[in-house]
């Protein structure tokens, strides 16, 4: 410090995710030791049991047991000593310890104030303690009660209580002087009034009272600071203030009576939600963000709520009273209790410890002290919960052992790792010794026989966990086969998974390692530091203007901000640095220094901001003179056109469309003429022209009215800019009321179109559109660009002013300037790019508004506005890993331009109809083997299925095999014949003794064993090779340079030209490669050479070889002085002469595992192999490709002419003879220019006469021939007989541009034969047509749009149906919470009332003072009733999200087929 993830790729925006650190953690696997820390985050849920606050006899009375002495009736009594338990009294119990419920508050933090206060114990100083009095508990006796406890009677003490005296510097009242304040106050002093005390003792001491001061602690007040929600906007009656009174330690509505009507709030009152605050902790570079567990400070609380008492201090955790809930005891009448102290229990929970030891240390309470108490504390126990440290051994050791795993079988790796040898002992075990912590002396240690130390023993007791596709360090094998599973994100898994599981190996960390939750970081992803808003999310539709923010120039002053100095404070701990600090070191602990505040006080500075005052004129405004304008409102008025009405002329249609129809029209339309009515809109002018803030504004005239611009520089003197709320304006549609209504025209009706047509098109047509008045308040209200001001090269239009010059008689025109608008191009700069560019999206300033992933959603709820429609404001659950912007390359378009091709057109011949042949589908079958599937499968693999082929089926056999290699043994091989059998094969068995040899053996055959063979079994989506197709289309790329952030572009585009990316020109390109062309073959002409065969010879028309020839070379024209094109000459041939071979980068996961090869998988007495027979030839049917025809341009008969390419010894075969013929016989000749196989259409003559025929030949019968082991399934040919469909073929569709189509025959491969009518090659005869490129198909180039990139066979929307999830509404039902009203009203305190009761004081007494009880006021809680806010649930219902292949349509993306 970054990385992954949107795309085919790119840049940007933007979210999601990861790597780091942390933790009071939990879970999984594992676990040796020690030190230091730490441990109920949940139920402030309920608690059994024990302990956690007592102490003092030196305050007081009484006094048990024990002991001693005496007495005794032997029960006990008396005295002494003793001092338990309890009581009175004092101090403590308000500390320490726990918890975080409540609390958004002066609760906390910080800085101040207290002149508005208190302070026990402690310290200092001063003064004092005199005299009296009455009670009471304990105790005794009695009574009640289950108990808790209570009542009565009698007695008694005090440092308990009361009265009096004395008393100042204390308090109060009234004065005086000084000082001093905003008001207070303080000091000194005078007079009057008032308030104290306690003793005990060991005689040292310890206590008691008053006053003043200190210290400590506490109370109160104030400034500032630190949470969320405005879908909480208004709140408030003790409320705000005053006077008086009360009250408190003390200010105060703190409380009360009266008076006034205030107080708070957008700088967020009130309400709601959440929360103890801080020091600090985690993270971060910092600023920040998150947290508040342990430790420290403060606060709050103590079962829930209320209340007071005591006291220096409490409204009191282990005190009291009352109410409530809960638990518990009970004799049912009444009682008891409060672990959020330490342990512990239950419950809850993912989860958190011992009912331990000790007061030895530190600290606390009481006590003079000894001491007692102390779950504070010190220690121990449990937990890898965290941090730190140590160990599980060290050295040597290659036969690189065994074994595992992988393997290309060679080896590699685990790996010096192990074994083995040598050594050590931290740790462990045992034994011994043994602390510090304890002070000035003695004694005293829970921890603890612990730490440490010494000795002995023995490598001994001690390693796991996670990961290995990328991010991210680390790879192989097997298993699995979209299954099982993984996953933080992207994503893996559908038979070769480095991603699942296992193994081996490797990587990371290590007594731990992973996972999960949470926080910060990365995230500059809330942007103060440090972001944005034309198109990515984001400028309010526009203005006026309030608060607020900001503000020209100059002078003077002030000192709030600002800057500097000083002082105070910012507790300790923590943090940073330092220390030879202390534990062996570290963690930990200790010491010192520093840092840390938006703090306070004070001194100073005066530039800037601010404030106060005085000036200025450049901002702003005013004035004067001009100018332009669809700026606004109102009234009037004009012509053209549409429609309607009346009339005339006139006759059959009109209208409308892609084509039609509905409609209108013989009752007279349309057309045309005249007249009239009515409404709406204003042609031309008209213009990226004008005006307005925007919406918007268009005939003409008049009236009223707003704004702008220019010129002048007279006046004011900063009066300014922006603008949250607020207010106003605001297209269209819509709403209300009343008018109006020509045209147009939602809805609606009809006609078409269509699969449907709820649409597009057509005919009608209501609201509406128009006017008046009032609502609505929204638009892609757009420049998708807030307003204002300033600055920053230029060019060129246009509108309106103005200065000046020139021209003109003028209108006006032109030049140079200067302003205000409005456009285009462009520099710098900016921008992700596109683009913007003085009208900024540049450079700056001020202010406002708005944004923070996509969907859910501009939706729900709430509020508010509206008559309604609806508007404004505006979430969440849930789902996804994207959603987006700009640009790039392609592909595509029912986008455009240019061009080409038998692509269309123009032609010729066909196909599609018939019969037959062949192939395919389908069906059938035991099997009908398999493959090929639009073009690019279908006379295709197959250049030839009767057996074989053959892969299929049935049946019968074989199992190292039909075939290959190796090993062992035996033997020639071979094989007549016979038996069984369908054959394979099995058995019998005659004959036979091979060949080569280096003499070892080998070839060959048989038998055996195991390695292995075999497979036309699967995967063409694992592959090689080959092939088809786009396409013989003209394209496809590279190097360097240049442009672009980049993908990429340029080159290759453009202007011409070509068959061509062919060539030329231009050009940020210059070159090059694969293609094109040429080189190659063939053909046409000529020359030369040679010539078996051809030919009588010569010869060369033939054969074969070599060469020549054609290159736009020449001429003319066009063209750009080019390339090239058009024409011409010459020539056998002319513009690539014709034909062939040749197929760029790539596309189709195209085809082929059955041609071959080949990975993997499967099979191994079978999916291998042999054999016989069958099948591949089936047949209702459908398609494809052909053949033959339908006839007279023909058929038939007779005669007659002319080829070329090829083949031939397992062959071609002549002559002759036989047969009607197929063919047979025959065998000359020929290994072939020698022999042989060989034309037909054509031509001549005749016949047929338009007919199902003398056309056509299917089908069938009979008789034959040939091949072959064999023609039944299932061959071909011949003869005779038979003589079907068919009379030129619907929609549609194919081939062909010249020696081509068409027609005619011939050869060849395969092959015994043939299904060949196929394929391929050859020659013969030999046309027609092309205006042209609009259209169909395919292709090339350029351009355009795109939401496509698996690329239009793309993408994608909505309803419906099903499932899941969250959510809104909902008759209601049911909780929580908050106050208000009324009723009842506990405890308790101040006050009031006054009939009751009453030791201390007064009084002789009566009585009084005071107190108590009772009642009243207040008051927790309860009850009744209505309500606010907020949950849960709810029949039904609304939309939403997601889900593999569901249904219906086709809305959007291309002009998406109606933009």
């Nucleotide at each position: 410090a970054g990385a992954g993830u949107u795309u085919g790729a790119u840049c940007c925006u933007g979210g999601c995710u990861c790597a780091g650190g942390a933790c009071g953690a939990a879970c999984g696997c594992u676990g040796g030791c020690g030190g230091c820390g730490u441990g109920c985050u949940u139920a402030a849920c309920a608690c059994a049991u024990g302990c956690a606050a007592g102490u003092c006899g030196a305050a007081c009375g009484a006094g048990a047991a024990a002991c001693c002495a005496c007495c005794u009736u032997c029960g006990g009594g008396u005295g002494g000593c003793g001092g338990a338990a309890a009581g009175u009294g004092g101090c403590g119990c308000a500390c320490g310890g726990g918890u975080g419920c409540g609390u958004a508050a002066c609760a906390c933090g910080u800085a101040g104030c207290u002149c508005a206060u208190c302070u026990g114990c402690c310290c200092u100083a001063g003064a004092g303690a005199c005299g009296g009095g009455g009670a009471u508990a304990a105790c005794u006796u009695c009574c009640g009660g289950a108990a808790a406890c209570g009542g009565a009677u009698g007695c008694u003490a005090a440092u308990a209580c009361c009265c009096g005296a004395u008393a100042a510097g204390c308090u109060c009242a009234c004065g005086a002087u000084c000082u001093g304040u905003a008001g207070a106050g303080g000091a000194u002093u005078g007079u009057g009034a008032g308030a104290a005390a306690a003793g005990c003792u060991g005689a040292g001491a310890c206590g008691c009272u008053c006053u003043a001061g200190g210290a400590u602690g506490a109370g109160g007040c104030u400034g500032c600071g630190g949470u969320c929600c405005a879908u909480c906007a208004g709140c408030u009656a003790g409320u705000u203030g005053g006077c008086g009174a009360g009250g408190u330690a003390a200010a105060a509505g703190c409380u009360c009576a009266c008076c006034a009507a205030g107080g708070c709030g957008a700088c967020g009152a009130c309400g709601g939600a959440u929360a103890g605050g801080g020091g600090a902790c985690c993270u971060g570079a910092g600023a920040g963000g998150g947290u508040g567990g342990a430790c420290c400070c403060c606060c709050a609380c103590a079962c829930u709520g209320g209340c007071a008492c005591u006291g220096a201090g409490a409204c009191a955790c282990g005190g009291g009273c009352c109410a409530g809930a809960c638990u518990u005891c009970u004799a049912c009448g009444g009682g008891a209790g409060g672990c959020a102290g330490c342990a512990g229990u239950g419950a809850g929970g993912a989860a958190u410890a011992u009912u331990g030891c000790a007061c030895a240390a530190u600290g606390g309470g009481c006590g003079c002290a000894a001491g007692c108490c102390u779950g504070a504390u010190g220690c121990a126990g449990c937990g890898a919960c965290g941090c730190c440290g140590c160990g599980u051994g060290a050295g040597c050791g290659a036969a690189g052992a065994a074994g595992g795993c992988c393997u290309u079988c060679g080896g590699g790796u685990c790996g010096u790792a192990a074994a083995g040898c040598u050594c050590u002992u931290u740790u462990c075990u045992g034994u011994g010794u043994g602390a510090c912590g304890a002070g000035a002396c003695a004694a005293g240690g829970a921890c603890g026989g612990u730490a440490g130390c010494a000795c002995a023993g023995g490598a001994a007791u001690a390693a796991g966990u996670c990961u290995c596709g990328g991010c991210u360090a680390a790879c192989u094998a097997c298993g699995u086969g979209c299954c099982a599973g993984c996953a933080g994100c992207c994503g893996c898994g559908g038979u070769a998974a480095a991603a699942c599981g296992u193994a081996g190996g490797a990587g990371g960390c290590g007594a731990g390692c992973g996972u999960u939750a949470u926080c910060c970081g990365g995230a500059g992803u809330u942007a103060c530091u440090g972001g944005g808003c034309g198109u990515a999310a984001a400028g309010c539709g526009c203005g006026u203007g309030u608060a607020g923010g900001c503000g020209g120039u100059u002078c003077u002053g002030u000192a709030g901000g600002u800057c500097g100095g000083a002082u105070g404070u910012g507790a300790a701990a923590g943090c940073u640095c330092c220390c030879a600090g202390g534990c062996u070191a570290a963690a930990c602990c200790g010491g010192g220094a520093g840092a840390g505040g938006u703090c306070a006080u004070u001194c100073g500075a005066a530039a800037c901001c601010a404030c106060a005052g005085g000036g200025c004129u450049a901002g702003a405004g005013u004035a004067u003179g001009g100018c332009a304008g669809a700026g606004g409102g109102g009234u009037a008025u004009g012509g053209a056109a549409u429609u309607c009405c009346a009339g005339g002329u006139g006759u059959a249609g009109u209208g409308g469309u892609g084509a039609a129809a509905u409609g209108c029209g013989c009752a007279g339309a349309u057309a045309u003429c005249u007249g009239g009515a009515g409404g709406a809109a204003c042609a031309c002018c008209a213009g990226u022209g004008g005006c307005g803030a925007a919406g918007g504004c268009g005939g003409u005239a008049c009236c009223c009215u707003g704004g702008g611009c220019c010129a002048u520089a007279a006046c004011u003197g900063a009066c300014g800019c922006u603008g949250a709320g607020a207010c106003g304006c605001g297209a269209a549609a819509g709403c209300a009321u009343g008018g109006g209504g020509a045209g147009c025209g939602a809805a609606c009706g009809g006609g078409a179109u269509u699969a449907g047509a709820g649409a597009c098109c057509c005919c009608g047509g209501u609201a509406g559109u128009c006017c008046a008045u009032g609502c609505c308040g929204u638009a892609a209200a757009c420049g998708a660009u807030g307003u204002a001001c300033a600055c920053u090269c230029g060019g060129u239009g246009u509108u309106c002013g103005u200065g000046u010059c020139g021209g003109g008689a003028a209108a006006c025109c032109g030049g140079c300037g200067u302003g205000a608008g409005u456009g285009c191009c462009a520099a710098a700069g900016c921008u992700a790019a596109c683009g913007c560019g003085a009208u900024a999206a540049g450079u700056g300033u001020a202010c406002c508004g708005c944004c923070u992933g996509a969907g859910g959603a501009g939706u729900a709820c709430g509020g508010u506005c509206g008559c309604a429609a609806g508007g404004c404001u505006a979430a969440a659950a849930c789902u996804c890993a994207a959603a987006g912007g700009a640009a790039u390359u392609g592909a595509c378009g029912g986008g455009g331009g240019c061009c080409c091709g038998c692509a269309c057109a123009a032609g010729c011949a066909g196909c599609g109809g018939a019969g037959c042949g062949u192939g395919u589908g389908g069906u059938c079958u035991a099997a009908u083997u398999c493959g090929a599937a639009u073009a690019u499968a279908c006379g295709c693999g197959a250049a030839g299925a009767a057996c074989c082929u053959u892969a299929c089926c049935a049946a019968g056999g074989c199992u190292u095999g039909a075939c290959a290699u190796c090993c062992u043994g035996u033997g020639a091989a071979c094989a007549a014949a016979c038996u069984g059998g369908a054959a394979a094969c099995a058995g019998u068995g005659c004959g036979g003794u091979u060949c080569c040899u280096u003499c070892g053996g080998g070839a060959c055959a048989c038998a055996g064993u195991g390695a292995c063979a075999g497979g036309u079994g699967c995967u063409g989506c694992a592959u090689g090779g080959c092939u088809g197709u786009c396409g013989u289309c003209a394209g496809c790329u590279c190097g360097u340079g240049c442009c672009g952030u980049g993908a990429g572009g340029u080159g290759u585009u453009c202007g011409g030209u070509u068959a061509a990316g062919u060539c030329c020109g231009c050009a940020a390109a210059c070159g090059a490669g694969c293609g094109c062309a040429a080189c190659c073959c063939u053909u046409a002409u000529c020359g030369c050479u040679a010539g078996u065969u051809a030919c009588a010879a010569g010869u060369g028309u033939c054969u074969a070889g070599c060469g020549a020839g054609a290159c736009u070379g020449c001429c003319c024209g066009u063209g750009a002085g080019a390339a090239a094109c058009g024409g011409g000459a010459g020539g056998a041939a002319g513009g690539u002469g014709g034909g062939g071979a040749u197929g760029a980068c790539g596309u189709c996961a195209a085809g082929u595992c059955a041609g071959c090869a080949u990975g993997g998988c499967c099979u191994u007495u079978a999916u291998g192999u042999c054999u016989u027979g069958g099948g591949c030839u089936a047949c209702a049917c459908a398609c494809a490709c052909g053949c033959u025809a339908c006839a007279a341009u023909g058929g038939c008969g007779c005669g007659u002419a002319c080829a070329a390419u090829g083949g031939g010894u397992c062959g071609c075969a002549a002559a002759g003879c036989c047969g009607c013929g197929a063919g047979g016989u025959g065998g000359a000749g020929c290994c072939a220019a020698u022999c042989u196989c060989g034309a037909a259409a054509g031509c001549g003559c005749g016949u047929c006469g338009u007919a199902g025929u003398u056309c056509g030949g299917a089908u069938u019968g009979c008789a034959g021939g040939c091949u072959g082991c064999a023609a039944c399934u299932c061959g071909c040919c011949u003869g005779c007989a038979u003589g079907a469909a068919g009379u030129c073929g619907g929609a549609g569709u194919u081939g062909c541009u010249a020696g081509u189509a068409a027609c005619c025959g011939u050869g060849g491969a395969u092959c015994a034969g043939c299904u060949a009518c196929g394929c391929u090659a050859c020659g013969g005869u030999g046309a027609a047509u092309a205006c042209g490129u609009u259209c169909c198909c395919g292709g090339g180039c350029c351009u355009u749009g795109u939401a496509c990139a698996c690329a239009c066979c793309g993408c994608c929307c909505g309803u419906c149906a099903c499932g899941u999830c969250a959510u809104g509404g909902g008759a209601g039902c049911u909780g929580g919470u908050c106050a208000c009203g009324c009723c009842u009203g506990a405890a308790g305190c101040c006050g009031g009332u006054g009939g009751g009761u009453u030791a201390a004081c007064c009084g002789u007494a009566a009585g009084g003072a005071g107190a108590c009880a009772a009642c009243c006021u207040c008051g927790a809680a309860g009850g009744c009733a209505g309500g606010g806010c907020u949950g849960g649930u709810g029949a039904c219902u609304g939309g939403g999200a997601c889900g593999a292949a569901g249904u219906c349509g086709u809305a959007a993306c291309a002009a998406g087929g109606u933009a």

Small-subunit ribosomal RNA from a metagenome, 1459 nucleotides, folded computationally. The sequence is in RNAcentral, with records from SILVA. It matches the Rfam family "Bacterial small subunit ribosomal RNA".